């Protein structure tokens, strides 16, 4: 890299470096941002996908539970809104696509 699933209106930040952008692409908005953007590090912390633990002799699925140990992730704003496809439709809602994370196949 590529399939598959599953989730994505809830939740969490400081500190050093850095130094002009960021909020996936493109369009159009709106928003953060020298009162320091991106990115690195450290350290705290939030979730609870692997993980543990129980329901049961096992496994698998499934429900409750932990968060201590170990793997990721994640700590503005719904994945910041909308558009590009499809359906209802006055407003306005589904649904898929795409993205990103996990887990697993390759």
């Nucleotide at each position: 890299g590529a399939g598959u699933u599953a989730u994505a209106c809830a939740g969490a930040a400081g500190a050093g470096g850095g130094g002009a952008g960021a909020g996936a692409a493109c369009a159009g908005g709106c928003u953060c941002u020298g009162a320091g953007a991106a990115c690195c590090u450290c350290u705290a912390g939030c979730a609870a996908c692997c993980u543990c633990c129980c329901g049961a002799a096992a496994a698998u699925a499934c429900g409750g539970g932990a968060a201590a140990a170990g793997g990721u992730g994640c700590u503005a704003a719904u994945a910041c809104c909308u558009g590009g496809c499809c359906c209802u439709u006055c407003a306005a809602g589904g649904g898929g696509a795409u993205u990103a994370u996990a887990a697993u196949u390759u």
This is a predicted structure of a 106-nucleotide RNA (SAM riboswitch aptamer (S box leader)). The prediction has a mean pLDDT of 82. The sequence was found by an Rfam model in a public genome assembly. Its Rfam family is "SAM riboswitch aptamer (S box leader)". Rfam 15.1 lists 9,625 matches to the family in 4,158 species.